A computed fold for a 97-nucleotide RNA from a Planctomycetota bacterium, annotated as Bacterial small signal recognition particle RNA. The coordinates come from a structure-prediction model, not an experiment, and the mean pLDDT is 75. Its Rfam family is "Bacterial small signal recognition particle RNA". For this family Rfam cites "SRPDB: Signal Recognition Particle Database" (Rosenblad et al., Nucleic Acids Res, 2003). RNAcentral holds the sequence, with entries from ENA. NCBI's taxonomy places the organism under Bacteria, Pseudomonadati, Planctomycetota.

């Protein structure tokens, strides 16, 4: 100096694991100020009928929640593995001075 191997250490990269966003899905979810259906009752009309509409019921909007499993994204002093990378260390053989 060259080549084989084992070990540490940093980094890459893959997958995974935990965490956190979002989509997906789902509950709740509006006195009037959304919708629809409107009993009572009210307006109109001789009458038929017609209209506006309270509460109830339904349905949804902003909002707040849940999410096992699926997609996405983003974090990790987590793991595993790789015929990758630097860097230190052993041990071996060759080889030069």
């Nucleotide at each position: 100096g060259c080549g084989a191997g084992g070990g540490g250490u940093c980094c890459c990269u893959a997958c995974a694991a935990u965490g956190g966003g979002g989509a997906g899905c789902u509950g709740c979810g509006a006195a009037c100020c959304u919708g629809g259906u409107c009993a009572g009752g009210g307006a109109c009309g001789a009458a038929a009928g017609u209209c506006a509409g309270c509460a109830g019921c339904c349905a949804u909007a902003a909002g707040c929640g849940g999410u096992g499993a699926u997609c996405u994204c983003c974090a990790u002093g987590u793991g595993u593995a790789g015929u990758g990378g630097g860097c230190c260390u052993c041990u071996c053989g060759c080889u030069c001075c």